[in-house]
Context: one part of a larger RNA
RNA sequence: GGCGCACGGGGGAUGUCUUGGCGCCAGGAGGCGAAGAAGGGCGUGGAAGGCUGCGAUAAGCUCGGGGGAGCCGUCAAACAGGCGUUGAUCCCGGGAUUCCCGAAUCAGUGCAUUCUGAAUCCAUAGGAAUGCACGGCGAACGUGGUGAACUGAAACAUCUCAGUAACCACAGGAGAAGAAAGAAAACUCGACUCCCUGAGUAGCGGCGAGCGAAAGGGGAUCAGCCUAAACCGGCGGCUACGGCCGCCGGGGUCGUGGGACCGGAUUUUUAGAGGCCGACUGCUAGAAGAACUCUGCGAGGAACCGCAGGACCAUAGAGGGUGACAGUCCCGUAUUCGAAAGCGGAAAGCCUUGUAUCCGGCACCCGAGUAAGUCCGAGCACGUGGAACUUGGACCGAAUCUGGGGGGCCCAUCCCCCAAGGCUAAGUACUCCCUGGUGACCGAUAGUGAAUCAAGUAGCGCGAGCGAAAGAUGAAAAGAACCCCUUUUAGGGGAGGGAAAGAACCUGAAACCGUGUGCCUACAAGCGGUCGGAGCAUUGCGUCUUUGACGUGUGUGACGGCGUGCCUAUUGAAUAAUGAUCCGGCGAGUUACCGUCGUUGGCUUGGUUAAGGCCUUCAGGGCCGAAGCCAGAGGGAAACCGAGUCUGAACAGGGCGAAAUUGUCAACGGGGGUAGACGCGAACCCUAGUGAACUACCCAUGGGCAGGUUGAAGCGCGGGUAAGACUGCGUGGAGGACCGAACUCACCAGUGUUGAAAAACUGGGGGAUGACCUGUGGGGAGGAGUAAAAGUCUCAUCAAACUGGGAGAUAGCUCGUUCUCUCCGAAAAUACUUUAGGGUAUGCCUUGGAGCACUACGCCAUGGGGGUAGAGAGACUGAACUGGGUCGGGGGCCUUCCCGGCUACCCGCCCUAACCAAACUCCGAAUACCAUGGCGACUAUUCCAGGAGGUAGUCCGUAGGGGAGAAGCUCUACGGUCGAGAGGGAAACAACCCAGAUCGCCUGCUAAGGUCCCAGAGUUCCGCUCAGUCAGAAAGGAUGUUCAAUUGCGAUGACAGCCGGGAUGUUGGCUUAGAAGCAGCCAUCAUUUAAAAAGUGCGUAAUAGCUUACCGGUCGAGCAGUUGUGCACCGAUAAUGAACGGGAGUAAGCGGAACACCGAAGCAGCGGGUCCGUAAGGACGGUAGGAGAGCGUUCUUGAUCAGCGAGCCGUACCGUAAGGAUCGGUGGAGGGGUCAAGAAGUGAUUAUGCCGGAAUGAGUAACGAUCAGGCAGGUGAGAAUCCUGCCCGCCGCAUGCCUAAGGUUUCCUGGGGAAGGGAAAUCCGCCCAGGGUCAGCCGGUCCCUUAGUCGAGGCCGAAAGGCGUAGAUGAUGGACAGCAGGUUAAUAUUCCUGCGCCGGACCAUGGACUGAUGCGGGGACGUCGUUGGAAAGGUGAUCGGGCUGUUAGAUUAGCCCGUAGGCCAGGAAGGGUCUCGUGGGAGGCAAAUCCCCCACACUGAGAACCGGCCUGGUCUCGAGUCCCUGGUUGAUGAAGUCAUCAGCCCAACGACCGCGAAAAGCCGCUAAGGUUGAAGUGGUCUGACCGUACUAAAACUGACACAGGUAGGCGAGGCGAGUAGCCUAAGGCGCUC
Repeated sequence: GGCGCACGGGGGAUGUCUUGGCGCCAGGAGGCGAAGAAGGGCGUGGAAGGCUGCGAUAAGCUCGGGGGAGCCGUCAAACAGGCGUUGAUCCCGGGAUUCCCGAAUCAGUGCAUUCUGAAUCCAUAGGAAUGCACGGCGAACGUGGUGAACUGAAACAUCUCAGUAACCACAGGAGAAGAAAGAAAACUCGACUCCCUGAGUAGCGGCGAGCGAAAGGGGAUCAGCCUAAACCGGCGGCUACGGCCGCCGGGGUCGUGGGACCGGAUUUUUAGAGGCCGACUGCUAGAAGAACUCUGCGAGGAACCGCAGGACCAUAGAGGGUGACAGUCCCGUAUUCGAAAGCGGAAAGCCUUGUAUCCGGCACCCGAGUAAGUCCGAGCACGUGGAACUUGGACCGAAUCUGGGGGGCCCAUCCCCCAAGGCUAAGUACUCCCUGGUGACCGAUAGUGAAUCAAGUAGCGCGAGCGAAAGAUGAAAAGAACCCCUUUUAGGGGAGGGAAAGAACCUGAAACCGUGUGCCUACAAGCGGUCGGAGCAUUGCGUCUUUGACGUGUGUGACGGCGUGCCUAUUGAAUAAUGAUCCGGCGAGUUACCGUCGUUGGCUUGGUUAAGGCCUUCAGGGCCGAAGCCAGAGGGAAACCGAGUCUGAACAGGGCGAAAUUGUCAACGGGGGUAGACGCGAACCCUAGUGAACUACCCAUGGGCAGGUUGAAGCGCGGGUAAGACUGCGUGGAGGACCGAACUCACCAGUGUUGAAAAACUGGGGGAUGACCUGUGGGGAGGAGUAAAAGUCUCAUCAAACUGGGAGAUAGCUCGUUCUCUCCGAAAAUACUUUAGGGUAUGCCUUGGAGCACUACGCCAUGGGGGUAGAGAGACUGAACUGGGUCGGGGGCCUUCCCGGCUACCCGCCCUAACCAAACUCCGAAUACCAUGGCGACUAUUCCAGGAGGUAGUCCGUAGGGGAGAAGCUCUACGGUCGAGAGGGAAACAACCCAGAUCGCCUGCUAAGGUCCCAGAGUUCCGCUCAGUCAGAAAGGAUGUUCAAUUGCGAUGACAGCCGGGAUGUUGGCUUAGAAGCAGCCAUCAUUUAAAAAGUGCGUAAUAGCUUACCGGUCGAGCAGUUGUGCACCGAUAAUGAACGGGAGUAAGCGGAACACCGAAGCAGCGGGUCCGUAAGGACGGUAGGAGAGCGUUCUUGAUCAGCGAGCCGUACCGUAAGGAUCGGUGGAGGGGUCAAGAAGUGAUUAUGCCGGAAUGAGUAACGAUCAGGCAGGUGAGAAUCCUGCCCGCCGCAUGCCUAAGGUUUCCUGGGGAAGGGAAAUCCGCCCAGGGUCAGCCGGUCCCUUAGUCGAGGCCGAAAGGCGUAGAUGAUGGACAGCAGGUUAAUAUUCCUGCGCCGGACCAUGGACUGAUGCGGGGACGUCGUUGGAAAGGUGAUCGGGCUGUUAGAUUAGCCCGUAGGCCAGGAAGGGUCUCGUGGGAGGCAAAUCCCCCACACUGAGAACCGGCCUGGUCUCGAGUCCCUGGUUGAUGAAGUCAUCAGCCCAACGACCGCGAAAAGCCGCUAAGGUUGAAGUGGUCUGACCGUACUAAAACUGACACAGGUAGGCGAGGCGAGUAGCCUAAGGCGCUC
């Protein structure tokens, strides 16, 4: 370390429970609000917080009622303090109080009344006041306005989704509609609404997808009315006096037309509406309410249990509680009763109001920019259609009953109705809410998101918005006194208590982590199992001869055989293709309606009800209700006919029917359609909102830019010119100028890349007076903004943001889809397809039914047609080729006119020879196919009906096409295997060979293939091979070797070797400088010979020389070649080592022969199971798929069993499986088992599934700037880290100091150490407690305005709303009165001290102008540069004070510290600026003495301002010194000058262009007004509200105590141009391992 066992930890499954949810039923209620709602904020208790209640009268006040003993709500106990029989707390009803926000309102709008009141006399518009109403909120339901898209149509545009979603307006308890200008077509009906039906009908429809009525019938409920007009009357207005108009009253309301008016007649009473009263009744609190705590025993913590015995109640045996299961213990239940007050229903009665005719005449009235029409739209089921009807816009435009509309174009006839005004209950829809009941609904991952758990909370997001987790001690807290260890903590051990359970608490599974122990394991390889199996252990069980042995089990498992996980997807997966870390829980074919098929059942005299109604012990049901539906007859386009009918001339033929019927209604099951339709999953589209806190641009108002350099224009002087131009020097100080910090940007490199950081750091880099950078406030937004343009940016998101919704969009795509067994069992093809990875039909599978034929199928025989393989070419079409032709045509050449000739050129034809073809055939098989007959076969085929799957195939063999006669390539045909097939062989190896697994066996025989060893089985005989060929390979090569055939030479001597010869004409001729056999050309003869080339090769300048052919000799037997064949050889070079599987083999290789044997899940034998079959007998591999039979889970009903025992852990028992018992342990009242049925949220190793828990990596990486700590002492249980001291180090245009924004107590003190702090911690920005922020003059408000925002009236717009005048608001700007010192643990320009200043009120004084919302001035403005003054500050000097010891120096020429301010008064100098008087004037919306303009006069003085300086006074500070127990404001206290630098500030000037806010305060002027007293001066009072702590990074923003970011001010010294850089001061730090 592995397996097992035992005991633990961890974790929170399972079981049980339920306070909470979910659905339904019935009743109620259906609103609240200016009398201030809904909702919130803040308060409120003796005491901090959450919930609840309440509101400054604050867990409550008051009155009435109920009730009757305790109470002051809850988490949540204790304490403190109280109340109550003089009736508390509590419950019900009425009243009072009811802070702030919110419609939020001292407003607005409408109406009414009154008053007032412009241009303009009256009047009107306008204004004001008062009263009433409205406004806002609320779950769904309703009506209306506006109105999508995804989607479907397998694309898409009409269409669909859908008038849906959404937004908006408005109303009510309902709303809408509604009393026919209707529907219809018969013997007509008689408002509207809703349900059933009609009916998926009539229709509409790219006549596609789809959409889809109405009448009529059955029901629910029922209800009808009022006006306008004619006519009459009254009042008012106008009048061109004719009359007209308006208001009011009467009258009148209809379609067999009605009414008015005129004439006549006739009579009386009934619907209804409003109000009052209100018997009776219900709701809002309640009350009464029977009967055992009987006896004994039992276990138990406890009795309500069990046993035995005895009682009682019941109009009450519903339910719940009580220490376990209770009629008689408690609450209740059946039943009965009850209201001062409020609310609801309501009969009767009373009062008020109000309604109803007939006949005749007459021709007055009967709803006008209307109806109708035309054009363009919309709605109607109806998409423009023949399109009626209704309706909107535009144009046009009637009639009045002798009239008008409709009946689906239109016309006629006929019928129905009376528009252009209005109201109307019930039946219908819905449920935020209240009460009661109920569930084959859930039971804490379920049920609401949310269980009395601080849930719309924590948390996330700028925001709209998104949105959790989390239940259980026990009967009772009896919640663990006391002791011990320890740091008085945490924790642990005892004790106590308790039946157990210890608060991280019921049960307490698994992953995971341990401890102990039995067996195994340290020379041994791999899906981790399985089969065999030695040894060891064993308090299982049994037997026996019993400290033990044996048997059988159990645990372990040395060694051996075989053996590449699971799922998915695939032709094919161990695949190095997908998915899964592990465990637990959750997690996917459901439901409704409509067709279809089957099974079962009812009826069949056909079946059946729907809506609705009635009845009813326990709401379980029962009974009515044929309106309708299906069937009962079909045929036809239809008229129509009818067991027939249609077609047709037909009585023919043919089609469809009848003959030959079952039907229908339910339940269940299979499958289909419409719905999200098996689950999860897009990218998208649309709609309504939320965002410019990031970023891009714009607007307004502010701020920033060390230092150095260059030297434009202009100007001055000189030169120059007629004058210019031009030019030199100087001055000057321009610039999208230069260098370079701050600032800003982001070019390069490195680092970082689970970072320090979701974009940074380090070192360099670009710009740095500009198109610059930046703060604050503001603007515009989603097909939109913004964009110096990159499709950039619009909150870490951009070729269309984010959030909610349509929405469960759609997904021909991927993944996943959960228990068992049995039977059968595919396909990867054909046709079509905007089709190719999808479909539909057919083929192939399955289940049920029908059917049983000399049918399918096989074999044999006979008879057929064919045009393939082959073959062929004098048999075609074509291709192709040899030789020939006095053949034909053409071209070329020659020619002497015609003729003609030549041709090695082209084409054709003929003859001849050889040859070719998928698209050639004079021919032509084998197979296949068809038919007939016979035999075999009883298996199968066939038909109908339900259900599929499949239409990606793969390799091998054969025949072919494509390709390259390549592919593990591709396309067909036929066959096979795999697919979906295990077993044996081929080492291993889907597709090859053998062979088809129902289960078992320690049986036998074989197949392929094998038989030396691994490793089961072998020997003999004959050959071949020598290469380890066997045991990879070609062209090609080779005197390897076997066998065979053949040609030639050879004893007349072959072949090879050796010896010898190899000559002559001649140096052949030519050529050549030369060419002699041998550069080249021509010829290649002859002679001698045994033989010898006018020469085979080498060689020379050419010769020469050597050699060969050829000949002779020697030798003495075979030699040389060709062809075929078996086996070997070379050819033979690649990446880890690999060409028998290895060892090895000369056979154990190769070929042949013989006889054996081994060898599989094949065959056989024996035994078992299931199915088919009467039996005999047969069958049983299996993916997609079909069919069948079962197991288990939750709940319900009924029966039954036990009295206990759910769940969890273990188990050696049972079953063919899913599974089920038994026993032991744990557990502790909650329920369980069996049987028969029923209903489902019914079964999970896999969806990069969801939630939770636990591993692995791993004690690994890291612990966040490499500026740095060390020592000593202290505290403490404990110190690297805390405190103190010393030394050291770092920053020092900061890492110091101040301050805006932001944060919101982090500030200070005391205490603490669980958690936070990247470790520790005695410490902290942590936790607990207490404390802390003081203003007339600092900032803000009470002042002003910018961009902008809101916006009375107003204008515009379907609505919501948009714009905008007056006005209001709005700082980042304008205006505006305080300094110094001291003081606290923590505040100070705020407190204190001192000295000042501003506003207001009053008093006094004073004695003249004052006075505004009007007028004017002013406020009031750029950039760059120059000059002057010069503060704070620095430096140097001066002055004052001090200097113990050691030491290299120094005792004064040294060192250290200080040498500072406030206010008042006076003085003088400076600087620049400004001004004055008189007269006149059409201007400044009125006026003006003011402003402005004009003219004249004045040049000297004056005024104010700015800034420092000097003098004096006073106060503070001040190095230090002194004293005291180191002090709390102890006491005292010197000098307090000069020079210089100079960036802030002030003033002035200059240059340039892009020409540089507004308003108020302030000053002047007048109008109205004021003399009841102005300015000024003095005095006395008075001065509100808000901010003020701390923090500029560990407190803001970045998820963090994060190397990032964050506006402005001060910012010292040395070197230096410098705010650079380096080192330092003050000051602050050493960065939390």

Background:
A computed fold for a 1633-nucleotide part of an RNA from Planctomyces sp., annotated as large-subunit ribosomal RNA, half A. The prediction has a mean pLDDT of 80. Lineage of the source: Bacteria > Pseudomonadati > Planctomycetota > Planctomycetia > Planctomyces.